[in-house]
The RNA shown here (c-di-GMP-I riboswitch aptamer) has 89 nucleotides and comes from Kineobactrum salinum. Its Rfam family is "c-di-GMP-I riboswitch aptamer". About the family: GEMM was predicted in a large-scale screen for bacterial structured RNA regulatory elements. The coordinates come from a structure-prediction model, not an experiment, and the mean pLDDT is 85. Taxonomically the source falls in Kineobactrum (Bacteria, Pseudomonadati, Pseudomonadota, Gammaproteobacteria). The model forms 100% of the base pairs in the Rfam consensus. The RNAcentral record of the sequence draws on Rfam.

RNA sequence: UGCUUGAAGUGGCAAAACCGCCGAAAGGCGGUGACGCAAAGUUACCUGUCUAAAGGGUGCCAGCAUCCCAUGAUCGAGGAACCGCAGCA
Numbered sequence: 001u002g003c004u005u006g007a008a009g010u011g012g013c014a015a016a017a018c019c020g021c022c023g024a025a026a027g028g029c030g031g032u033g034a035c036g037c038a039a040a041g042u043u044a045c046c047u048g049u050c051u052a053a054a055g056g057g058u059g060c061c062a063g064c065a066u067c068c069c070a071u072g073a074u075c076g077a078g079g080a081a082c083c084g085c086a087g088c089a
Base pairs, nucleotide, nucleotide: 001089002088003087005086006085012037013036017032018031019030020029021028022027035076041082042081043080045079046078047077048074049073050072055068056067057066058065059064
């Protein structure tokens, strides 16, 4: 430096669920807990997916309903970039 090698070893991370907090929500944070993971480490750059507060349209008629929409979220969705343990070359 490379590897679609992850046996063994040192270890690492932590799904669902529950509790508390934040948030309009998606979801996030902390604790408990382990379904699993060789990148289940980091980055929202591209795509996908989720939510729809604010904003806009329509109907109702002024409550409300419905549609559109990310500036919000998701890396344990895929790609891409960067970093890392062991082994082999």